[in-house]
Molecule: Fluoride riboswitch aptamer (crcB RNA motif)
Organism: Desulfoglaeba alkanexedens ALDC
RNA sequence: CAAAGCGACGGCAAUGAAGUCUGCCGGAACCGCCCGAUGGAAGUGCAUCCCGCGCAUAUAGUCGGGCUGAUGACUUCUACCUUGGG
Numbered sequence: 001c002a003a004a005g006c007g008a009c010g011g012c013a014a015u016g017a018a019g020u021c022u023g024c025c026g027g028a029a030c031c032g033c034c035c036g037a038u039g040g041a042a043g044u045g046c047a048u049c050c051c052g053c054g055c056a057u058a059u060a061g062u063c064g065g066g067c068u069g070a071u072g073a074c075u076u077c078u079a080c081c082u083u084g085g086g
Base pairs, nucleotide, nucleotide: 009026010025011024012023013022016077017076018075019074020073021072032067033066034065035064036063037062038061043055044054045053046052
């Protein structure tokens, strides 16, 4: 000096707030699902003089369309939606 561990503190868990609990993170944790289009790898298997073939009409990413939920879980509040009553 660095790494790891522990403690404290802080932050996060697809839409707001509070309490409790759980998990995660220390510049990370976190940033939902379905369909279509586009995209067209790496890797690995086969074959092999070269070209190649399969996984693969794939995956990631991007664009368009559609869907559920204010919770990570519980309770409460607020907002929104549906139904009924006054």